[in-house]
RNAcentral holds the sequence, with entries from ENA. Transfer RNA from Cyanidiaceae sp. MX-AZ01, 72 nucleotides, folded computationally. Taxonomically the source falls in Cyanidiaceae (Eukaryota, Rhodophyta, Bangiophyceae, Cyanidiales). The gene name in the source record is trnG2. Model confidence (mean pLDDT): 82 of 100. Its Rfam family is "tRNA".
RNA sequence: ACGGGUGUAGAUUUAACGGUAAAUCAUCUAUCUUCCAAGUAGGAGUUAUGGGUUCAAAUCCCAUUACCCGUA
Numbered sequence: 001a002c003g004g005g006u007g008u009a010g011a012u013u014u015a016a017c018g019g020u021a022a023a024u025c026a027u028c029u030a031u032c033u034u035c036c037a038a039g040u041a042g043g044a045g046u047u048a049u050g051g052g053u054u055c056a057a058a059u060c061c062c063a064u065u066a067c068c069c070g071u072a
Base pairs, nucleotide, nucleotide: 001071002070003069004068005067006066007065010025011024012023013022019055027043028042029041030040031039048064049063050062051061052060
């Protein structure tokens, strides 16, 4: 330099053909307990970045960026 792959909540992952972004653990609040832990109920938090197509994009197209693999 060129080619390919990956990027979704704090962590690990789901979401077939475009149609409400979700689960588990963690975290916060309440409850329970003499207290802690466990249990129970509830909450907050997410599509790497920028553009395009579309009524509608995690998903399709283009560029960029970080990491991984390959070729020279």